RNA sequence: GGGCCCGUAGCUCAAUGGUGAGAGCCGGCUCCUUAUAAGAGCCAGACGGCGGUUCGACUCCGUCCGGGCCUACCA
Numbered sequence: 001g002g003g004c005c006c007g008u009a010g011c012u013c014a015a016u017g018g019u020g021a022g023a024g025c026c027g028g029c030u031c032c033u034u035a036u037a038a039g040a041g042c043c044a045g046a047c048g049g050c051g052g053u054u055c056g057a058c059u060c061c062g063u064c065c066g067g068g069c070c071u072a073c074c075a
Stems, first nucleotide, its partner, number of pairs: 001071007010025004018055001027043005048064005
């Protein structure tokens, strides 16, 4: 340099182009307990940036940024 894959919550993962982007863990609060742990309930928290297609984009297209894998060249 070229090709491929990935980027969603603090972490790990979902979401067929179509109503308000969900779940587990973590965190906070409450209940339970003599008090913890365990358990139950509730709450908070995210689509990498920009542009395009579309009535409508996490999803499709382009580009940039970041990460991973493979490969070529030079030494």
Transfer RNA from an uncultured Planctomycetaceae bacterium, 75 nucleotides, folded computationally. It matches the Rfam family "tRNA". Gene Ontology term of the family: triplet codon-amino acid adaptor activity. Its mean pLDDT, the model's own confidence on a scale to 100, is 81.